The RNA shown here (SAM riboswitch aptamer (S box leader)) has 100 nucleotides and comes from a sheep gut metagenome.
RNAcentral holds the sequence, with entries from MGnify.
The model forms 97% of the base pairs in the Rfam consensus.
The prediction has a mean pLDDT of 81.
[in-house]
RNA sequence: UUAUCAAGAGUGGACGAGAGAUUCGGCUCUAUGACUCCACAGCAACCUGUAUUAAAUAAGGUGCUAAUACCGACAAAGUAGUAAGUGCUUUGAUUGAUAA
Numbered sequence: 001u002u003a004u005c006a007a008g009a010g011u012g013g014a015c016g017a018g019a020g021a022u023u024c025g026g027c028u029c030u031a032u033g034a035c036u037c038c039a040c041a042g043c044a045a046c047c048u049g050u051a052u053u054a055a056a057u058a059a060g061g062u063g064c065u066a067a068u069a070c071c072g073a074c075a076a077a078g079u080a081g082u083a084a085g086u087g088c089u090u091u092g093a094u095u096g097a098u099a100a
Base pairs, nucleotide, nucleotide: 001100002099003098004097005096010040011039012038013037014036018029019028020027023073024072025071026070041065042064043063045062046061047060048058049057050056069095074092075091076090077089078088079087080086
């Protein structure tokens, strides 16, 4: 820089208090051991192989294996309601992750 990010996929051991990208607000997970590390296993996002209009298939290289990138913040449109605020839906932007 380009593409994708609503699906998919766990056991054992070690460690011992926070973790989910954080700036914030929420909401979840967590001594019934989260997070992280190791081993094996699994999934199939991208590359690669086979095949092909495409789909599909394999699992070699990275990757991944709680919750939509957990949700929201910024902007636009629509909608419900209000004195004002606000809520919901869609789209876009910003940021982040992965691959080449």